Transfer RNA from Zygnema circumcarinatum, 74 nucleotides, folded computationally. Its Rfam family is "tRNA". Its family is annotated with triplet codon-amino acid adaptor activity in the Gene Ontology. Rfam classes the family as a transfer RNA. Model confidence (mean pLDDT): 81 of 100.
RNA sequence: GGGCGUGUAGCUCAGCGGAUUAGAGCACGCGGCUACGAACCGCGGAGUCGGGGGUUCGAUUCCCUCCUCGCCCA
Numbered sequence: 001g002g003g004c005g006u007g008u009a010g011c012u013c014a015g016c017g018g019a020u021u022a023g024a025g026c027a028c029g030c031g032g033c034u035a036c037g038a039a040c041c042g043c044g045g046a047g048u049c050g051g052g053g054g055u056u057c058g059a060u061u062c063c064c065u066c067c068u069c070g071c072c073c074a
Stems, first nucleotide, its partner, number of pairs: 001073005007067001010026004028044005050066005
């Protein structure tokens, strides 16, 4: 340099045939339980869906570009 893939909550990931309120587990906070913890149960906070632009009435999802990381080729 060329090709392919990846990026969504603090972490690991789902969703991605365009419109349901953007979700799960773990972690964290509060409460319950307990002699006290752990475990368990309930509730809660946390996201510019990598950046920018475009298409569309409407984009996490489609298109273009840039960037991160990974794999392959040279």